RNAcentral holds the sequence, with entries from ENA. Bacterial large signal recognition particle RNA from a Rubrobacteraceae bacterium, 265 nucleotides, folded computationally. Its mean pLDDT, the model's own confidence on a scale to 100, is 75.
């Protein structure tokens, strides 16, 4: 070095998650990589476990370095959604200011303002009106328990006579109904060009002074409250073929190194 036989190794890997940690099942990526069974749960814990198969040691085996890079993860930034907090800039709300603003109305047939008188308000009288009551008046009005007169009848009496008394009649009380408004009394969301006193801030009316403003709407300016909407600032959270950094990294490429035993020639 060649041939035959055997054995180690190999027959996928990676990311996140899970786990005290590790490997595997499950998810995702890569892309083709023996078959059967087990698993969100398993395990004999550096390794999936159990059973079977294929192929082999200069090779489809093992180790190291570099490049490329699917994909995953973390972070910063940017943008968007949502939520919380803050500020009080704008809108909206409240108050003030008539402000060389705009419009309308009133005003020299006299504005705002000032003075004055009266009313509106309160108290007490007056007059009137209205209403209720009283008084007055008319009618009615008591089986008995009201008055008078009491037929008949009753009782007493020898008699004369007397007594009580029903019905009827007359009258009347309480009550009921009407009239009246002369008088008394009470009341009033009443009236008065009535009287006296008080109050008099505002409003209304009259008179006088004086001589140009006054009122309303919109706008302006100043201040305030609240935190409804928008705005601004900050935080949390979610999303993005966004962009950057870090990390792991399949597939692929390049380079270097390593690889057993037996028999025969």
């Nucleotide at each position: 070095c060649c041939g035959c036989g055997c054995u180690a190794a190999g027959c996928g890997g990676g990311g996140a998650g899970a786990u005290g940690g590790c490997g595997a099942u499950g998810c995702c990526c890569u892309g083709u990589a023996c078959c059967u069974g087990c698993g969100a749960u398993c395990g004999c814990c550096u390794a999936g476990c159990a059973g079977g198969g294929c192929c082999u040691a200069g090779a489809u085996c093992c180790c190291c370095g570099c490049c490329c890079g699917a994909g995953g993860c973390g972070g910063a930034c940017c943008g968007g959604g949502u939520u919380c907090g803050g500020u009080a800039g704008a809108a909206g709300c409240c108050g003030g200011u008539g402000c060389g603003g705009c419009c309308a109305g009133c005003g020299u047939u006299g504005a705002u303002g000032g003075c004055u008188c009266g009313g509106u308000c309160c108290c007490g009288g007056g007059c009137a009106a209205u209403g209720a009551g009283g008084c007055c008046u008319c009618g009615u009005g008591a089986a008995c328990c009201g008055u008078g007169u009491c037929a008949g009848g009753a009782c007493c009496g020898g008699g004369a006579g007397g007594u009580a008394g029903c019905a009827g009649c007359a009258c009347u009380a309480a009550g009921c109904g009407g009239g009246u408004c002369a008088c008394c009394c009470c009341a009033u969301g009443u009236g008065c060009u009535g009287c006296g006193g008080g109050a008099c801030a505002g409003c209304c009316g009259g008179g006088c002074c004086g001589g140009a403003g006054c009122u309303g709407g919109c706008g302006g300016c100043c201040g305030g409250a609240a935190g409804u909407u928008c705005a601004c600032c900050g935080g949390g959270u979610c999303c993005g073929c966004g962009c950057c950094c870090g990390u792991c990294g399949a597939c692929g490429g390049c380079g270097g190194g390593g690889u057993g035993c037996g028999c025969g020639g």
It matches the Rfam family "Bacterial large signal recognition particle RNA". The family's RNA type in Rfam is non-coding RNA gene. Rfam's curators write: The signal recognition particle (SRP) is a universally conserved ribonucleoprotein involved in the co-translational targeting of proteins to membranes. The gene name in the source record is ffs. Taxonomically the source falls in Rubrobacteraceae (Bacteria, Bacillati, Actinomycetota, Rubrobacteria). Of the family's consensus pairs, 90% are formed in the model.